[in-house]
RNA sequence: AAGAACUUUACGGGAGAGACCACAUAAUGUGGCGCCGAAGGAGCAACCACCCCGGAAACUCUCAGGCAAAAGGACCGUAAAUAUUAA
Numbered sequence: 001a002a003g004a005a006c007u008u009u010a011c012g013g014g015a016g017a018g019a020c021c022a023c024a025u026a027a028u029g030u031g032g033c034g035c036c037g038a039a040g041g042a043g044c045a046a047c048c049a050c051c052c053c054g055g056a057a058a059c060u061c062u063c064a065g066g067c068a069a070a071a072g073g074a075c076c077g078u079a080a081a082u083a084u085u086a087a
Base pairs, nucleotide, nucleotide: 003085007081008080009079010078011077012076013075018033020032021031022030023029024028034067035066036065040063041061042060043059047055048054
């Protein structure tokens, strides 16, 4: 100490699966059946680390969430901010 990575904010892109059935007016609530995986969560693992404690997926499970639109949405791109910091 610009920059890279991390974190946060804003903008843009962003998939999948029943506008299911019944009772209540649509959203929603209750009960039921059928599905989805890319909020979150959990599990195993290649691998990494190791004195101890361990870390780890877009894989797996569906607890949660979701299955018209809206909202949300891992991840990607751009811009900015804080803080840390190698050479």

The RNA shown here (Glycine riboswitch aptamer) has 87 nucleotides and comes from an uncultured Pelagibacteraceae bacterium. The sequence was found by an Rfam model in a public genome assembly. Rfam family: Glycine riboswitch aptamer. Rfam's curators write: This family represents the bacterial glycine riboswitch.